[in-house]
């Protein structure tokens, strides 16, 4: 000194000046008062991601939520944590010489369904060339018969090589392909094949032994099954919605209007009557923001016509949908103090927990937390001057992201000018 | 603040059980016409928002940003 990998951590200060948001006070002025309104005082007032809304809670409320379906999410292990799809330490696997990085890492042997093109075939089936077996035909050479115009015609026999033609056999060989049914060697066969066999791989079981355990070493038996589940599916485990525009109060105000649907309009007592009391069924609907069954919540009219009845109409009530109107961007609370930071001790590799000790104040309404000057440090740049050089003084000029709390947290994942520490690798040079 | 869709030629849109990226219109050319419009024939023109992934392969599937678009107060 070059190259690089990890982890933590800051993310301008100090003064001045005018400015915004809350809170607590004083004094003055209003009001019966709550409170208002001026002019002051004292403290306070973004982030490491406050962003994305991508997981998980806390809180609210929906009846404190049962069963099966569908649907969601998770997906190697063992420990953390309220809980998580997060973290932590392993296992395995892949990338890198190393440091260290990366993995949605269960099941393709439960089923379906996918592999374009090219290839003969793309997963239990296949034969395109190739190889090999059989049958035949041509071809040659021989033997018998017929015939003799013409070495012609029938029929048998051998040799099979090279050519054709049917049938089988073969996955060792060529090609194709992202991917082709273990690899290699010897038997072995007509040729061939895990058909056999040793060896090696891979895979699944089974014992031993290390470990909590995913696994890993060794030893046996089977077995040779393609890839793909971020393609459907299967197993395990899990998930009840909504979401502070949750929600509880208080205030104002209305055409308490119109349309359509669904259901009800019943029973006893007491009363001369209006009207009181109780009681039973049936029920739209709505719990249950998918279905289905179970359960549970669920009120009022209580008239009058037509009809023997049973029901129809009409009015009248409950519920839902849709129109229209109305209240305003209405006031209080929720509402910030925490699963809270930091320190020290103590378990634990570690995430983390435990004791102790100490700090702490934004919380409003579509929203405040800013501008300016100077001076300090940081970066960048120019000019001068000193120096053999690194380099150092002395001026000036410029330039500092990403982004903005809105009920609270705990994690991811983004997004970000520049800086500062610690740990570790490589390489090369000198001691 | 919560929650739901989109992005594919210049426009508007299919394609999204993974296999060769298309249609209307617009544009270029050329025929037809005295010319233009219509009309006919032919052409051109895309990193499928961007990034990484899983596949032999990705607009299509999964993740993570971008940019755009929408609904949602309360009484009655």
């Nucleotide at each position: 000194g070059g190259a690089g990998c990890c982890g933590g951590c800051c993310g301008g200060g100090c003064g001045g000046u005018c400015g915004c948001c809350g809170g607590c006070u004083g004094c003055g002025g209003u009001g019966c008062g709550a409170g208002c309104c001026g002019c002051g005082g004292c403290g306070g007032g973004a982030g490491g991601a406050a962003a994305g809304u991508c997981c998980g809670a806390g809180c609210u409320c929906c009846g404190c939520a049962g069963g099966g379906c569908a649907g969601g999410g998770u997906g190697c292990u063992c420990c953390g944590u309220a809980a998580c799809g997060c973290g932590g330490a392993g296992u395995c696997c892949u990338g890198g010489c190393g440091a260290c990085g990366g993995g949605a890492a269960g099941g393709a042997a439960a089923g379906u369904g996918c592999c374009a093109c090219a290839g003969a075939a793309a997963a239990a089936a296949a034969a395109c060339c190739g190889c090999c077996c059989c049958g035949g035909g041509c071809c040659u050479c021989u033997c018998c018969g017929c015939g003799c115009a013409g070495u012609g015609c029938g029929g048998g026999g051998a040799a099979g090589u090279u050519c054709c033609c049917g049938g089988g056999g073969u996955a060792a060989g060529g090609g194709u392909g992202a991917a082709a049914c273990g690899g290699c060697g010897a038997g072995g066969u007509a040729a061939g094949a895990g058909c056999u066999c040793a060896c090696c791989g891979g895979u699944u079981c089974c014992c031993c032994g290390g470990g909590u355990g995913a696994u890993c070493g060794g030893g046996g038996g089977g077995c040779c099954u393609g890839g793909a589940a971020a393609a459907c599916c299967c197993c395990a485990c899990u998930c009840g919605g909504a979401g502070c525009a949750a929600g509880a109060c208080c205030a104002a105000a209305u055409a308490g209007g119109c349309u359509c649907c669904a259901c009800c309009u019943u029973c006893c007592u007491c009363c001369u009557g209006c009207g009181a009391g109780g009681g039973g069924a049936a029920g739209a609907g709505g719990g249950u923001u998918g279905c289905c069954c179970g359960c549970c919540c669920g009120g009022a009219a209580u008239u009058g016509c037509c009809g023997c009845a049973a029901g129809g109409c009409a009015g009248g009530g409950u519920g839902g949908a849709g129109c229209g109107g109305g209240u305003a961007c209405g006031g209080u609370c929720g509402c910030u103090g925490g699963a809270g930071g930091c320190g020290c001790c103590g378990g634990g590799c570690a995430a983390u927990c435990g004791g102790c000790g100490u700090c702490c104040u934004a919380g409003a309404g579509a929203a405040a937390u800013g501008g300016c000057c100077g001076c300090c440090a940081c970066c960048c740049u120019c000019g001068g001057c000193c120096g053999a050089g690194a380099g150092g003084c002395c001026g000036g000029g410029g330039g500092g992201a990403c982004a903005g709390a809105a009920c609270u947290c705990g994690g991811c994942u983004u997004a970000c000018a520049g800086g500062c520490c610690g740990a570790c690798u490589c390489c090369a040079a000198c001691g | 603040g919560a929650c739901c869709c989109g992005u594919u030629a210049g426009c508007u849109c299919a394609g999204c059980u993974g296999g060769c990226a298309g249609a209307g219109c617009a544009c270029c050319u050329g025929c037809c016409u005295u010319u233009u419009a219509a009309g006919c024939a032919g052409g051109g023109g895309g990193c499928c928002g961007c990034a990484g992934g899983u596949u032999c392969g990705a607009a299509u599937c999964c993740u993570g940003c971008a940019c755009g678009g929408g609904u949602c107060a309360c009484c009655a």
Predicted 3D model of RNase P RNA and transfer RNA as a complex of 507 nucleotides. Its mean pLDDT, the model's own confidence on a scale to 100, is 76.